This is a predicted complex of two RNAs, RNase P RNA and transfer RNA, with 442 nucleotides together.

């Protein structure tokens, strides 16, 4: 300058007006309330998907075992996690860097289409090569697997020696397995011996292993407690006449054949609590490579229950444009979205802005 | 707030478990039959299999994340 990688912040801002939601405080009334004034408060980086671990309540549970579901490199970090952090191992990039479900296929079963001779107890289709036959082009037996053809994959690879021709047959290197020392907490790492090669590949196929998980979710659940229907218990009444209507009260008269009246107790409706001080926010200081941790000070910020956080006017800001450079002026535009018991974490959406760090390339010096 | 299903042609659906050609009826279009038009027949074209990703030699089907649309369930008696 031009490209690209990796991380952070921000998520319009300030009065005015009319509302809205919950609280606090003062008045006033016709007072279980109800109307009015004040005052200070009122979304987010995701609040969202509800994928994941909890906290907290109620059930359930002596321990343990199956089933089932989940995780899968070490090592940390955290209440915990399928969440992060650093680090190996693979893979990808020129690099900065970036993906990675990354235990086991020498436990066992499955299953590899089409091609191909053969797809896993290996095998031979075209070659090679050796031996017989003949009508001299083949044919028949055997050896071989080094080319050659198939396929995503062909039984270690690749050079050389050997050989009839091959062939780990033998050797050098690389790869493989077993072992040993050495480095590191580990995952592994890096050098040595030995083995001539045994172990295609698939576990996001069944399975094995190892480790984790009881259920259910704030409509959890505590507590208070109407009417109306149930359910206990007492009393009074049932032809000796309780209620009930006429009536102010008593006679009386008319109903009336079974119920009243009263307490308990479970409980819906509806109310109050759970419900916002909390594994909290922020500054500093340390300790840590880092995720994070530890002291100290300081700070209290929505709490509705079908659910408020709007809606309008000004000025500022920032972006596009009128239109040619700047000012100024006019138009246009500011995303994604929205608490609902509470955290911690992944996904996902998101206009525009700002900052920082690094790699690469190119030009000057 | 729990739990679950669906997504394949224009419409309804099948194929997914167990991976190897995407298929079926209707509708559309052309023909043929008919004086014409239905019915019949015969034949065409039509699919990023809801989206992006990863496993795998291979994915409509496994395996993760997303997006759309549906359904149920709940306290007390």
């Nucleotide at each position: 300058u031009g490209g690209a990688g990796c991380g952070g912040g921000u998520g319009c801002a300030u009065g005015g007006u009319c509302g809205c939601u919950g609280g606090u405080c003062c008045g006033c009334c016709g007072c279980a309330g109800g109307c009015g004034g004040a005052c200070a408060a009122g979304a987010g980086g995701a609040a969202a998907g509800u994928c994941c671990g909890a906290a907290c309540u109620c059930c359930g549970u002596a321990g343990g075992g199956c089933a089932g579901g989940g995780u899968g490199g070490u090592u940390c970090g955290u209440a915990a996690c399928g969440c992060g952090a650093a680090c190996u191992g693979g893979g990808g990039g020129c690099a900065a860097c970036c993906c990675u479900a990354a235990g086991g296929a020498a436990a066992g079963u499955g299953c590899c289409a089409c091609a191909g001779a053969a797809a896993a107890c290996a095998u031979a289709c075209c070659g090679c090569c050796c031996c017989g036959c003949c009508u001299c082009g083949g044919c028949g037996g055997g050896g071989u697997a080094a080319g050659g053809g198939u396929g995503a994959a062909a039984a270690g690879g690749c050079g050389a020696g050997g050989u009839a021709a091959g062939a780990g047959c033998u050797c050098a290197c690389c790869g493989c397995u077993u072992u040993c020392a050495u480095g590191g907490u580990g995952a592994c790492a890096u050098g040595g011996a030995a083995g001539g090669c045994a172990u295609g590949g698939u576990a996001a196929a069944c399975c094995c292993c190892a480790c984790c998980c009881g259920g259910a979710g704030c409509a959890a659940g505590a507590c208070c407690a109407a009417a109306u229907a149930g359910g206990g218990g007492a009393a009074c009444g049932u032809u000796u006449g309780a209620g009930g209507g006429c009536u102010g009260c008593c006679c009386g008269c008319c109903u009336g054949a079974a119920g009243u009246u009263u307490c308990c107790g479970g409980g819906u409706a509806g109310g109050u609590c759970g419900c916002a001080c909390g594994a909290g926010g922020c500054a500093c200081c340390g300790g840590g490579c880092g995720a994070c941790c530890g002291g100290u000070g300081u700070c209290c910020a929505a709490g509705a229950g079908a659910a408020a956080u709007g809606a309008u006017c000004a000025u500022g800001c920032c972006c596009c444009u009128g239109a040619a450079g700047u000012u100024a002026c006019g138009g246009g535009g500011g995303a994604c979205a929205g608490a609902a018991u509470u955290c911690g974490g992944c996904u996902u959406a998101u206009a525009g802005c700002c900052c920082g760090c690094u790699c690469c390339a190119u030009u000057u010096u | 707030g729990c739990g679950c299903c669906u997504g394949u042609a224009g419409c309804u659906c099948a194929g997914c478990u167990g991976g190897a050609u995407a298929g079926a009826g209707c509708a559309a279009c052309g023909g043929a039959c008919u004086u014409c038009u239905a019915a019949u027949c015969c034949g065409u074209a039509g699919g990023u299999c809801g989206c992006a990703g990863g496993u795998u030699c291979g994915a409509a089907u496994c395996c993760u994340g997303c997006c759309a649309g549906g359904c149920g369930u709940a306290c007390c008696a």
Rfam match: Bacterial RNase P class A. About the family: Ribonuclease P (RNase P) is a ubiquitous endoribonuclease, found in archaea, bacteria and eukarya as well as chloroplasts and mitochondria. Gene Ontology terms of the family: ribonuclease P activity, dimeric ribonuclease P complex and tRNA processing. By type it is a ribozyme. The coordinates come from a structure-prediction model, not an experiment, and the mean pLDDT is 76.